[in-house]
RNA sequence: ACUUGAUAAAGGCAAACUUAUUGAAAAAUAAGGACGCAAAGCUAUGGAUCUAAGGGGAUCUUUAUUCCUAUGAUUGCCAGGUUGCCAAA
Numbered sequence: 001a002c003u004u005g006a007u008a009a010a011g012g013c014a015a016a017c018u019u020a021u022u023g024a025a026a027a028a029u030a031a032g033g034a035c036g037c038a039a040a041g042c043u044a045u046g047g048a049u050c051u052a053a054g055g056g057g058a059u060c061u062u063u064a065u066u067c068c069u070a071u072g073a074u075u076g077c078c079a080g081g082u083u084g085c086c087a088a089a
Base pairs, nucleotide, nucleotide: 004087005086012037013036017032018031019030020029021028022027035076041082042081043080045079046078047077048074049073050072054069055068056067057066058065059064
């Protein structure tokens, strides 16, 4: 300690999966569990991706099918902003 990040030290977080709950869904929360992470801390600000309740369109197999659309979601998709432990080279 601005940049940078090691066969360092002290720690931290927790993928997939399982169970329960919430939700239209994507997904989220809690417990277990560790794939990994130097910000895998916070922030949905820009892009990207996912879902389509509601809204709109089309069709006719008729209360069905299909298309479009976030106001929903993902920060462990990429960036921006912001806060932080240690200190080898």